[in-house]
RNA sequence: GCCUCUAUGGCUCAAUGGAACAGCGCUUGGCUACGAACCAAGAGAUUCUGGGUUCGAUCCCCAGUAGAGGCU
Numbered sequence: 001g002c003c004u005c006u007a008u009g010g011c012u013c014a015a016u017g018g019a020a021c022a023g024c025g026c027u028u029g030g031c032u033a034c035g036a037a038c039c040a041a042g043a044g045a046u047u048c049u050g051g052g053u054u055c056g057a058u059c060c061c062c063a064g065u066a067g068a069g070g071c072u
Base pairs, nucleotide, nucleotide: 001071002070003069004068005067006066007065010024011023012022018055026042027041028040029039030038048064049063050062051061052060
């Protein structure tokens, strides 16, 4: 220098065009003598950044940033 992959709540991740799923964690309540476990409810993501396509973008296109791998 070139190529490929990855980037989504605090963490691990799902979602191939109709606007974000789940687990862990967190908060509140129940249970308990008190905790843990268990049960119920809840909060938390302008989906890495900027632009484009589209009625509509996590998803398609372009550029960039960061990380991983490969080639030279």

Transfer RNA from Planoprotostelium fungivorum, 72 nucleotides, folded computationally. It matches the Rfam family "tRNA". Gene Ontology term of the family: triplet codon-amino acid adaptor activity. Rfam classes the family as a transfer RNA. Taxonomically the source falls in Planoprotostelium (Eukaryota, Amoebozoa, Evosea, Cavosteliaceae). Its mean pLDDT, the model's own confidence on a scale to 100, is 83.